The part of an RNA shown here (large-subunit ribosomal RNA, domain VI) has 266 nucleotides and comes from Kapaibacterium sp. (SeqCode). The coordinates come from a structure-prediction model, not an experiment, and the mean pLDDT is 86. The full RNA is in RNAcentral, with records from ENA.
Context: one part of a larger RNA
RNA sequence: CGGUAGAUACUUGAGGGGACUCGUUAUUAGUACGAGAGGACCGUAAUGACCGGACCGACGGUGCAUCUGUUGUCACGCCAGUGGCAUAGCAGAGUAGCCAUGUCCGGGAAGGAUAAGCGCUGAAAGCAUCUCAAGCGCGAAACCCACCCCAAGAUUAGGUAUCUUAUGAUUUUACAUCAGUAAGGACCCAAGGAGAUGACUUGGUUGAUAGGCACUACGUGUAAGCAUAGUAAUAUGUUCAGCGGAGGUGUACUAAUAGUCCGAGG
Numbered sequence: 001c002g003g004u005a006g007a008u009a010c011u012u013g014a015g016g017g018g019a020c021u022c023g024u025u026a027u028u029a030g031u032a033c034g035a036g037a038g039g040a041c042c043g044u045a046a047u048g049a050c051c052g053g054a055c056c057g058a059c060g061g062u063g064c065a066u067c068u069g070u071u072g073u074c075a076c077g078c079c080a081g082u083g084g085c086a087u088a089g090c091a092g093a094g095u096a097g098c099c100a101u102g103u104c105c106g107g108g109a110a111g112g113a114u115a116a117g118c119g120c121u122g123a124a125a126g127c128a129u130c131u132c133a134a135g136c137g138c139g140a141a142a143c144c145c146a147c148c149c150c151a152a153g154a155u156u157a158g159g160u161a162u163c164u165u166a167u168g169a170u171u172u173u174a175c176a177u178c179a180g181u182a183a184g185g186a187c188c189c190a191a192g193g194a195g196a197u198g199a200c201u202u203g204g205u206u207g208a209u210a211g212g213c214a215c216u217a218c219g220u221g222u223a224a225g226c227a228u229a230g231u232a233a234u235a236u237g238u239u240c241a242g243c244g245g246a247g248g249u250g251u252a253c254u255a256a257u258a259g260u261c262c263g264a265g266g
Base pairs, nucleotide, nucleotide: 001153005164006163007162008161009160010159011158015150016149017148018147021049022048023047024046025045026044027043033038050107051106052105053104054103055102060099061098062097066093067092068091069090070089071086072085073084074083075082076081111144112143117138118137119136120135167179168178169177170176184262185261186260187259188204189203190202191201192200209255210254211253212251213250214249215248216247218244219243220242225238226237227236228235229234
């Protein structure tokens, strides 16, 4: 821009894409078959490999500053207590998130039309013949469906529900131009279940959107100060303390203020 007024939701599916895999065990059954050795089809059940998708409750990894320990050195006048730098100084753990080695699920069945092949009926050709004779069947991981995803620019531009009920100006009187509006949308702002940017999603005071704060989950592992014991290192008590990024719940304290623009007349 189109889709013949403008919108908001929800959809149909022409068409397109994806997927389509391979074992083992048990049973049927030591049956059919076979002199024996051996040893099934068909059917049923279970369990794997591989590939794919999703997810983080458990298992495990990461988790660049969450907690702790600790070395060297510098600084805060000194002690104590802290901070900076040294690969994140090194080391031990670890929430959210992200992930696989982890978990769950799928690769199923049925159907249609067929290939090779196997047939029925059956003439030409009194027989025979599955038939590049008429007619009728069975028959494969391939094909069409079926399963998952996208999808009305599918210009053949679809459908359903709901909302707007509709002004003014100009003159070339038109399916015109312009203006202000309706429903609605956008700008702008707080953000993240989203994300390179657009987009998407949530929210914008009639508010829990982010921050802060409170509580809590969880992590780390018993802070500082003081007291006691010891010459001291240190230990014990106060103290399962202190501290804490992302999680949860709550709370308008801070910031989402105020506003502007677009948008029908069929």